[in-house]
RNA sequence: GCCCUCAUCGUCUAGCGGUUUAGGACGCCAGAUUCUCAUUCUGGUAACACCGGUUCGAAUCCGGUUGAGGGCG
Numbered sequence: 001g002c003c004c005u006c007a008u009c010g011u012c013u014a015g016c017g018g019u020u021u022a023g024g025a026c027g028c029c030a031g032a033u034u035c036u037c038a039u040u041c042u043g044g045u046a047a048c049a050c051c052g053g054u055u056c057g058a059a060u061c062c063g064g065u066u067g068a069g070g071g072c073g
Base pairs, nucleotide, nucleotide: 001072002071003070004069005068006067007066010026011025012024013023018056027045028044029043030042031041032040049065050064051063052062053061
């Protein structure tokens, strides 16, 4: 230098153009339970890397940028 893959709540992850106000687990916060802590139960919290394009409609498709991983030279 060229090519390929990936980027979603604090962490891990689902999603495969409309049915979802982006779901789940762990975490965190509050309450219940308990003499207290833990456990358990209930509720809450919080995310589509960035910029543009296609489309009636994009986390999802396309291009670019940034970052991470891999291959070739």